[in-house]
Molecule: SAM riboswitch aptamer (S box leader)
């Protein structure tokens, strides 16, 4: 890098190094940034995918509740919004694509 599957409207930031970009890519918008962007490091936190416990259940790879030591992840804005399709006068709404993350696989 590829395949399968679940989730993506909630939640959670300070410090040090760094020094101009950043919000995945392309395009359009809208934003963030010298009152310090990306990236790296430290500490803190959020969440509950993996994980542990309990209950229900004939059972399940099922459902619910609780927990947070460990493995990941995350800590501006819905995945910042739109792009394709359906619906609609429009707006909206629904779905898809793409992407992100987890778990499993090859």
């Nucleotide at each position: 890098a590829c395949c399968u599957u679940a989730u993506c409207a909630a939640g959670a930031g300070c410090g040090g190094c760094g020094g101009a970009g950043g919000u995945a890519a392309c395009a359009g918008g809208a934003c963030c940034g010298a009152u310090g962007a990306a990236g790296c490091c430290g500490c803190a936190g959020c969440a509950a995918c993996c994980c542990g416990g309990c209950a229900c259940g004939g059972a399940a790879u099922g459902u619910g509740c609780c927990g947070a030591a460990g493995g990941u992840g995350c800590u501006a804005a819905u995945u910042c919004c739109u792009g394709c399709g359906g619906u609609u006068u429009u707006a909206u709404c629904c779905g898809g694509a793409a992407g992100a993350u987890g778990a499993g696989g090859a």